RNA sequence: GCUUGAUAAGGGCAAACCAUCCGAAAGGGUGGGACGCAAAGCCACUGGCCUAAGUCCCGGGGUUAUCGGGAUACGGCGGCAGGGUUGCCGGG
Numbered sequence: 001g002c003u004u005g006a007u008a009a010g011g012g013c014a015a016a017c018c019a020u021c022c023g024a025a026a027g028g029g030u031g032g033g034a035c036g037c038a039a040a041g042c043c044a045c046u047g048g049c050c051u052a053a054g055u056c057c058c059g060g061g062g063u064u065a066u067c068g069g070g071a072u073a074c075g076g077c078g079g080c081a082g083g084g085u086u087g088c089c090g091g092g
Stems, first nucleotide, its partner, number of pairs: 002092004012037002017032006035079001041085003045082003048077003054072007
């Protein structure tokens, strides 16, 4: 340098759930907690998935207030896959 994660050591992260805060929601922060994880470190670049405040369309309505339905990300998920990038230890 390449490759690899069967075994080992020192460690690291932390799902569900609970408390609290933020958010329209999805979801997120912090603390507790561990199902798991060899990049479960970092980057929303591609696909996918979730949500729909706002916006647009349709319908109801007293055409006002407002109610229902549909579409939509400019909001999210990196613990969904791919890609980019950095890196500990061990084996070959």
The RNA shown here (c-di-GMP-I riboswitch aptamer) has 92 nucleotides and comes from Desulfoferrobacter suflitae. It matches the Rfam family "c-di-GMP-I riboswitch aptamer". Rfam links the family to the GO term cyclic-di-GMP binding. Lineage of the source: Bacteria > Pseudomonadati > Syntrophobacteria > Syntrophobacteraceae > Desulfoferrobacter.